[in-house]
RNA sequence: GCCCACUUAACUCAGCGGUAGAGUGCGUCCUUCACACGGACGAAGUCGGAGGUUCGAAUCCUCCAGUGGGCA
Numbered sequence: 001g002c003c004c005a006c007u008u009a010a011c012u013c014a015g016c017g018g019u020a021g022a023g024u025g026c027g028u029c030c031u032u033c034a035c036a037c038g039g040a041c042g043a044a045g046u047c048g049g050a051g052g053u054u055c056g057a058a059u060c061c062u063c064c065a066g067u068g069g070g071c072a
Stems, first nucleotide, its partner, number of pairs: 001071007010024004018055001026042005048064005
């Protein structure tokens, strides 16, 4: 330098055009003498950034950035 994949909650990941979800973690409560385990409820996201297409974009297209891999 060229090519490919990925970027979504604190972490690991789903979601493939029509209201953003799960597990773990975190908070409150229940349970316990207390802790752990367990149970109930809850908070937390400009979906990497900027444009474009569309009635409507996390999702499709373009550019940029970052991470990983391949070739030279």
The RNA shown here (transfer RNA) has 72 nucleotides and comes from an Acidobacteriota bacterium. The sequence is in RNAcentral, with records from ENA. It matches the Rfam family "tRNA". Rfam classes the family as a transfer RNA. The organism belongs to Acidobacteriota, within Bacteria.